[in-house]
Context: one part of a larger RNA
RNA sequence: CUGGGCGUAAAGAGUUGCGUAGGUGGCAUAGUAAGUAGGUAGUGAAAGCGUGUGGCUCAACCAUACUCACAUUAUCUAAACUGCUAAGCUAGAAUAUAGAAGAGGUAGCUGGAAUUCCUAGUGUAGGAGUGAAAUCCGUAGAUAUUAGGAGGAACACCAAUGGCGUAGGCAGGCUACUGGUCUAUUAUUGACACUAAGGCACGAAAGCGUGGGGAGCAAACGGGAUUAGAUACCCCGGUAGUCCACGCCGUAAACUAUGGAUGCUAGCUGUUAGAGGUAUCGACCCCUCUAGUAGCGAAGCUAACGCGUUAAGCAUCCCGCCUGUGGAGUACGAGCGCAAGCUUAAAACAU
Numbered sequence: 001c002u003g004g005g006c007g008u009a010a011a012g013a014g015u016u017g018c019g020u021a022g023g024u025g026g027c028a029u030a031g032u033a034a035g036u037a038g039g040u041a042g043u044g045a046a047a048g049c050g051u052g053u054g055g056c057u058c059a060a061c062c063a064u065a066c067u068c069a070c071a072u073u074a075u076c077u078a079a080a081c082u083g084c085u086a087a088g089c090u091a092g093a094a095u096a097u098a099g100a101a102g103a104g105g106u107a108g109c110u111g112g113a114a115u116u117c118c119u120a121g122u123g124u125a126g127g128a129g130u131g132a133a134a135u136c137c138g139u140a141g142a143u144a145u146u147a148g149g150a151g152g153a154a155c156a157c158c159a160a161u162g163g164c165g166u167a168g169g170c171a172g173g174c175u176a177c178u179g180g181u182c183u184a185u186u187a188u189u190g191a192c193a194c195u196a197a198g199g200c201a202c203g204a205a206a207g208c209g210u211g212g213g214g215a216g217c218a219a220a221c222g223g224g225a226u227u228a229g230a231u232a233c234c235c236c237g238g239u240a241g242u243c244c245a246c247g248c249c250g251u252a253a254a255c256u257a258u259g260g261a262u263g264c265u266a267g268c269u270g271u272u273a274g275a276g277g278u279a280u281c282g283a284c285c286c287c288u289c290u291a292g293u294a295g296c297g298a299a300g301c302u303a304a305c306g307c308g309u310u311a312a313g314c315a316u317c318c319c320g321c322c323u324g325u326g327g328a329g330u331a332c333g334a335g336c337g338c339a340a341g342c343u344u345a346a347a348a349c350a351u
Stems, first nucleotide, its partner, number of pairs: 004322003007305002012319001014202002017200002022195003026089002029086004034082002036078009050066006092192001093189004097184004104178007111155001116150007126137002163170002207248006216242002221237004259318006267296011300307002324351003333344004
């Protein structure tokens, strides 16, 4: 390599959103004959290999005969399948129409509770903290309480196995702009599809640059404890940061540790969004269907755990990835980055 695999043993890329090349591709008609199948002819030196026979006493060795297959060229035939050409179809896909739900996104405006701080009043000796303490705050009037003000950040209840989003993720309220999804009816286009190497785009937190902002929290740091020690856990403080704008970074247990698409294969129970029917004065209830989201579970699969119409079942197509452990996701090289570093990615050697 072939083969075998990728939930947990090595292995699904963070998302594949846009999608190039490539690979693959629905039903049906006619043609073509590139693939495909068959025939004929030529070529594929000799030796060698294989099989049969024979010769050296056997064998090695030598001689002789031979087909199939394969490759390639030319030509003829076939037309099921694949391809190509032409003209079609509607079950895939897309669009239109009528509805529906939603923390989907961006920008602006705005609300209340709470923490902290400031000012003023009341008031007096404590408060805070812990396993216990102490550092700490307080007679220069704290804590508590009342009134007013400032500022920043986050949005209690609703709230949910709930909803939306490709993923990361998204939650006070309102407005504007805007993306996608679902349901139903027919209508329109007529395979326009699937996947996707490279490429583009997005991508939590932390971190970086410039300028703002800074209430609370809080790496680092200081102090108090604990302890044999305590560069920790606990306590008192506290700076970056956390927030905003713009620009980088490009990684996470980026997890469903499960790539995408299509079809098929028992059911039961919830829940979300719709539609149809039944019933009703109407709504609820009840039945059916579609799309999601959960809990069990037949067959089947699995090493087991478990999965089980949201498959890890049965199949097809396309991509990515794995090949003992350590060395090592390292060195070198290259690309990217302000840096931190990221991506790509070995070997010696050991076992």